[in-house]
RNA sequence: CCGGGCAUAGCACAGCCAGGCAGUGCGCCUGUUUUGGGUACAGGAGGUCGCAGGUUCGAAUCCUGCUGCCCGGACCA
Numbered sequence: 001c002c003g004g005g006c007a008u009a010g011c012a013c014a015g016c017c018a019g020g021c022a023g024u025g026c027g028c029c030u031g032u033u034u035u036g037g038g039u040a041c042a043g044g045a046g047g048u049c050g051c052a053g054g055u056u057c058g059a060a061u062c063c064u065g066c067u068g069c070c071c072g073g074a075c076c077a
Base pairs, nucleotide, nucleotide: 001073002072003071004070005069006068007067010026011025012024013023020057028044029043030042031041032040050066051065052064053063054062
């Protein structure tokens, strides 16, 4: 340099193909339970969906550019 993949809550991921209120598990917080911890039950908080732009009534999803990470190839030595 060329090609491909990935980026969504603290962590691991789903949702994307085929646009229509952002979700699951674990973790965290509160309450009940317990002498306490753990367990169990109930409730709750937490997101610029990597960044910027475009299309659209409407974008995590489609299009373009960029950034970071991973894989393969090429080139130089």
The RNA shown here (transfer RNA) has 77 nucleotides and comes from Azospirillum sp. Rfam family: tRNA. Rfam's curators write: Transfer RNA (tRNA) molecules are approximately 80 nucleotides in length. By type it is a transfer RNA.